[in-house]
């Protein structure tokens, strides 16, 4: 330098137009004498950045960054 794939919560990963979940981590309260499992509930996200297209974009196009495979 070409390709192709990936970037979404702390961490593994879902969702592929219509104002975002899950597991697990955490934080409360419930159970225990206590922990430890185990149940209720909370908190936590500029959906890598910048632009475009649409009445609307995590999702479609197009660029730049990161990371991975492959080809020179």
């Nucleotide at each position: 330098a070409g390709g192709c794939g990936c970037g979404u919560a702390g961490c593994u990963c879902a969702g592929u137009g219509g104002u975002a979940g899950a597991g697990c981590a955490u934080c409360a309260c419930c159970u225990u004498g206590a922990c430890a499992c185990g149940g209720u509930g909370g908190g936590g996200g500029u959906c890598g950045c910048c632009g475009g297209u649409u009445c609307a974009a995590u999702c479609c196009c197009g660029g730049c960054c990161g990371c991975g495979c492959c080809u020179a």

A computed fold for a 72-nucleotide RNA from an uncultured Myxococcaceae bacterium, annotated as transfer RNA. Rfam family: tRNA. It is annotated as a transfer RNA. It was read from a public genome assembly.